Model confidence (mean pLDDT): 77 of 100. The RNA shown here (Bacterial RNase P class A) has 364 nucleotides and comes from Pseudenemella bisphenolivorans.

RNA sequence: CGAGUCGGCGGGGUGAUCGCGGCGCCGAGCCCGCAAGGGUGAUGGCGGCGAGGAAAGUCCGGACUCCGCAGAGCAGGGUGGUGGGUAACGCCCACCCGGGGUGACCCGCGGGAAAGUGCCACAGAAAGUAGACCGCCCCUUCGGGGGUAAGGGUGAAAGGGUGGUGUAAGAGACCACCGGCAUCUCGGGUGACCGAGGUGGCCGGGUAAACCCCACUCGGAGCAAGGCCAGACAGGGAGUGUUCGACGGCUGCUCGCCGGAGCUCCCGGGUAGGUCGCUGGAGGCCGUCGGCAACGGCGGCCCUAGAUGGAUGAUCACCCGCCCCUCGGGGCGACAGAAUCCGGCUUACACGCCGACUCGUUCC
Numbered sequence: 001c002g003a004g005u006c007g008g009c010g011g012g013g014u015g016a017u018c019g020c021g022g023c024g025c026c027g028a029g030c031c032c033g034c035a036a037g038g039g040u041g042a043u044g045g046c047g048g049c050g051a052g053g054a055a056a057g058u059c060c061g062g063a064c065u066c067c068g069c070a071g072a073g074c075a076g077g078g079u080g081g082u083g084g085g086u087a088a089c090g091c092c093c094a095c096c097c098g099g100g101g102u103g104a105c106c107c108g109c110g111g112g113a114a115a116g117u118g119c120c121a122c123a124g125a126a127a128g129u130a131g132a133c134c135g136c137c138c139c140u141u142c143g144g145g146g147g148u149a150a151g152g153g154u155g156a157a158a159g160g161g162u163g164g165u166g167u168a169a170g171a172g173a174c175c176a177c178c179g180g181c182a183u184c185u186c187g188g189g190u191g192a193c194c195g196a197g198g199u200g201g202c203c204g205g206g207u208a209a210a211c212c213c214c215a216c217u218c219g220g221a222g223c224a225a226g227g228c229c230a231g232a233c234a235g236g237g238a239g240u241g242u243u244c245g246a247c248g249g250c251u252g253c254u255c256g257c258c259g260g261a262g263c264u265c266c267c268g269g270g271u272a273g274g275u276c277g278c279u280g281g282a283g284g285c286c287g288u289c290g291g292c293a294a295c296g297g298c299g300g301c302c303c304u305a306g307a308u309g310g311a312u313g314a315u316c317a318c319c320c321g322c323c324c325c326u327c328g329g330g331g332c333g334a335c336a337g338a339a340u341c342c343g344g345c346u347u348a349c350a351c352g353c354c355g356a357c358u359c360g361u362u363c364c
Base pairs, nucleotide, nucleotide: 001360002359003358004357005356006355007354008353009352010351012319013318014317015316016315017314018313020050021049023047024046025045026044029040030039031038032037052335056346057345059344060343061342062341063340064222065221066220067219071255072254073253074252076218077217078216079215080214081095082094083093084092085091096110097108098107099106100105111213112212116211117210118207119206120205133152134151135148136147137146138145139144160178161177162176163175164174165173179203181200182199183198184197185196186195187194188193226276227275228274229273235267236266237265238264239263240262247259248258249257250256283302284301285300286299287298288297289296290295320333321332322331323330324329325328
C1' cells in the first nucleotide's frame, strides 16, 4: 500500500421566539375560623425537567399484583455437548466435538437411529430380512436355467477400504494391514472429551424441525393486574334445581374431596368519573480487587418523562457533515417515537469515527 476478520462508539450542535405535559415555589380570588392561622388555587407569574439505540416486534426470562396451592393418575408445553455467570432465561462467557477458510475467524435447532414404528421423491434390476439390468462363470434341447455383488450403469444414498489366499467365476468364505463400532485397562482433564494399548464379532445407511425413548423443568391470568372513593339504575318473561343436589371450587382432564340455593337464556334499564398503583432501579459512571471471560466484591460520584382525545413540537439565525451545479447559491441530515418496570433476543437504520488482529506485495 492492497485485500479482509472481529469488536466498540456517535446518531447533528448552540442561541432566540412561540407552544405543549408533569413538578417545585410565589400567588389574585374563594372557603373555614372571634383571632392566630388553615385549606383550595386561575386561560396567572417564575424556575427546573421532558423519548431511544433500538422507545419497535411482543419472541423468551423475571420483578410486582390478583386467583389457586388435601391427594392420586393421565395428558400437555419447554429445554437438550460440557463447565460457569445471572434474580431468571431459549440469554451471555469459556471450552469440547463436527464442518468451512491459507489465515484472523466463522457456522452448528449439538441427547438417543445397536428399543420399537414410519418414511426415503425421481432414476434404478434392487432403497434395507438387500438386489441379477449389463457383465463374468457353469450347463443347455440355444427357448433358457443356475451361480456370482469383483467390474459397469442409476441415484443424495447401493450394505467397510487396500492387498492376498481361494474359486468354474466370485464372495469377510479365510488371512494381513487400515478405518469404524462395542468393551476393558492405563494416563491427562472438574467435565464434555483427548491420547496410548489389549480383546471381540467382519461391520448393523439416512431421517427424531416424523411418531417415539431418555434426562431436567413448568400452577393460571396479567397494570384494562389490583386497591380505594364518588355516582347511576327498574324491572319483566321462559327454563331448570334445593338430599332424586342444579351450580361452583381444586384454572387442561379423570377419580376423589369440599361448598352448596340458586343457576342459565331472552327483553328492558343504568354507568363510560376520580385517585392510588407510577416510576430510584437486579440503576449508571469512575477507580480498585478477584476471575481467561461472562460477571462479582468494595469505595466514591451522579440521577429526576409519567401522559390517559394520551405532552415531548414549530420557526429563524449561525456552525457541523454529505451531495449538486452556472462558484455563488441550492438541496439533504437515516431508522423510528415512551405507556408498570427490568434482563435478553430479533428486526430497521443516512452518514461518520475508533481499536485489535490476519493474509499478500515491497522497503528498512
The sequence is in RNAcentral, with records from ENA. Rfam family: Bacterial RNase P class A. About the family: Ribonuclease P (RNase P) is a ubiquitous endoribonuclease, found in archaea, bacteria and eukarya as well as chloroplasts and mitochondria. The organism belongs to Pseudenemella, within Bacteria.